[in-house]
Context: one part of a larger RNA
Molecule: small-subunit ribosomal RNA, 3' major domain
Organism: Resultomonas moestrupii
RNA sequence: UGACGGGGGCCCGCACAAGCGGUGGAGCAUGUGGUUUAAUUCGAUGCAACGCGAAGAACCUUACCAGGGCUUGACAUGCCACGAUUCUCUGAAUCGGAUUCGUUGAAAGACGAUGUAGGACACAGGUGGUGCAUGGCUGUCGUCAGCUCGUGUCGUGAGAUGUUGGGUUAAGUCCCGCAACGAGCGCAACCCUCGUCUUUAGUUGCCGGUUUUCCGGAAAUCUAGAGAGACUGCCGGUGAUAAGUCGGAGGAAGGUGGGGAUGACGUCAAGUCAGCAUGCCCCUUACGCCCUGGGCUACACACGUGCUACAAUGGUCGAGACAAAGAGAUGCGAACCUGCGAAGGCAAGCUAACCUCAAAAACUCGAUCUCAGUUCGGAUUGCAGGCUGAAACUCGCCUGCAUGAAGCCGGAAUCGCUAGUAAUCGCAGGUCAGCUAUACUGCGGUGAAUCCGUUCCCGGGCCUUGUACA
Numbered sequence: 001u002g003a004c005g006g007g008g009g010c011c012c013g014c015a016c017a018a019g020c021g022g023u024g025g026a027g028c029a030u031g032u033g034g035u036u037u038a039a040u041u042c043g044a045u046g047c048a049a050c051g052c053g054a055a056g057a058a059c060c061u062u063a064c065c066a067g068g069g070c071u072u073g074a075c076a077u078g079c080c081a082c083g084a085u086u087c088u089c090u091g092a093a094u095c096g097g098a099u100u101c102g103u104u105g106a107a108a109g110a111c112g113a114u115g116u117a118g119g120a121c122a123c124a125g126g127u128g129g130u131g132c133a134u135g136g137c138u139g140u141c142g143u144c145a146g147c148u149c150g151u152g153u154c155g156u157g158a159g160a161u162g163u164u165g166g167g168u169u170a171a172g173u174c175c176c177g178c179a180a181c182g183a184g185c186g187c188a189a190c191c192c193u194c195g196u197c198u199u200u201a202g203u204u205g206c207c208g209g210u211u212u213u214c215c216g217g218a219a220a221u222c223u224a225g226a227g228a229g230a231c232u233g234c235c236g237g238u239g240a241u242a243a244g245u246c247g248g249a250g251g252a253a254g255g256u257g258g259g260g261a262u263g264a265c266g267u268c269a270a271g272u273c274a275g276c277a278u279g280c281c282c283c284u285u286a287c288g289c290c291c292u293g294g295g296c297u298a299c300a301c302a303c304g305u306g307c308u309a310c311a312a313u314g315g316u317c318g319a320g321a322c323a324a325a326g327a328g329a330u331g332c333g334a335a336c337c338u339g340c341g342a343a344g345g346c347a348a349g350c351u352a353a354c355c356u357c358a359a360a361a362a363c364u365c366g367a368u369c370u371c372a373g374u375u376c377g378g379a380u381u382g383c384a385g386g387c388u389g390a391a392a393c394u395c396g397c398c399u400g401c402a403u404g405a406a407g408c409c410g411g412a413a414u415c416g417c418u419a420g421u422a423a424u425c426g427c428a429g430g431u432c433a434g435c436u437a438u439a440c441u442g443c444g445g446u447g448a449a450u451c452c453g454u455u456c457c458c459g460g461g462c463c464u465u466g467u468a469c470a
Stems, first nucleotide, its partner, number of pairs: 001470002003467003007464007015454002019417005026308008034299002042053002064294007073123001077122002082115001083101002086098002125283002128281003134277002136272003139268001141266001146185006152161003165176003191260004196228007206217004231254001234248005310410001314369007326357003331350002336345003376407001381402007423446007
C1' cells in the first nucleotide's frame, strides 16, 4: 500500500421488511447429471453451466457408431499428358460393360481455349490436442462510482498528498474548506424511441356523397419531415449569503419525464482452438474424404428451467365488441365449392398505409352445470384420416371418434416484481420443406397490492481501526 475481520461509523440496492404472484408436490415439455449403449458427437459446471452454443438433429445438418468404398484426394495453386455425351447394372458411393457424336483444317498433323479422366511430385485435408502459448469476441463484479496521471509539496524509503474533511447528489454530482494546482478515462450531456403542441404535406390513409367501378373535401384521426417545449426557469420555506433540498404555481410532461443504446482501470490463467483467425504438437492408403443405415430422441433414477392443471372470480354452448407490431412472389393466399374436421379443389387480389396471413383473446350478454375426482383436469392408449417431404419404423406435426391417469393448491427451502410494473390475456416474427416452440425475441389488451423503515440476511461504495496474511 492492499486484502481480510462473526471491528467501528456513514450510505446505497426488490438486500431485508411491507405486499402480490410463483418454484419445490402432480402430469407433460425441455436442458443437465448419472446409468446404459456399437455410438448415445463436442463444449458450457456456484452466483456468472443446466429452454446454454442450437434463430429449429427424420436424410442432410453431424462432428459419433457399424458396414461398404477412395488415396494428389470432396477443395486450392503449380508441373507433365490429352476428347465429350447418354443409357444400363448395383443398397449407395463407386467399379464394370455397351452406345452415340465433334471443332479448326483441303488432308495428315500441329497449336490454343474450355473442360476432363488417369499418373508422378510439391502439397491439400483434420469439428485431432493445447482457451494454462494466443488474436478477436463475450460473461462477471456493475451502469457500481470509481480508476489514474503531470507538476508541486511531504517522507531516508515503500509511498502519501491531490481523491481526505463539512454539506449535497443517482453520481469523484456540485458547493465550501484545505499544500496543493490542474488534467485524463469513467458520471452526466450529445444519439434513438415514447409522451404535448405548432407548421408543411395529403395517397393506398381519413371524411362525405348516387353508393360496385366513381366523384368531392382537407377540419379532426393518422402518416412523416421541420420546429417549439423542461432549464430547479418562477414563487415561498430551509440551508452557510453556497451547492442543494422541501412545498407550490403554471404546464402534456418537474426536478435524470418513461424506456433503450452506451459498460472506466481492472478481477476471475473466467468462457470460446467446434464461428473465425492463429503458434506449437500430432495424423497423412488416415485422426483425411465419399456413401448406406443407425445414433445425437436410450431410461431404475437425481436436479434446473418452463407449460398445463387441481376448478364456480370456473367449465361448456350460443350471440356480440375492441388492438398493436410484424410477415408475404419457389410467397401470403380472400371469396366460393367439398369435407364433422385437419384439409382439398377452383381461383381473385397483392412487389403491399391498397390485397392476404387475420379469428385477436381475456371481455360483455344469454343459457346450462351445482361442488362431485365432476360437463374439473387432460396425461396415456386404440382406431380412422390429413399435411410436408425421395422417405415420417426407429423419429414429425395436425384432425375426428373412443379412452380418460396423476392431480383437491404442494415439506424444509427458495425465486421474481415498486406502475402501465407484477399478475393475467391473446397476436406476430426469426430459424424453417415440415416440426417435437410450452422456447426465444418483440407487440399490444385488462390491470393491482405494498414501501413504517434500515435492527437483521446478501451484495456493493467511502472513511477509520486491528492483523502473526500478500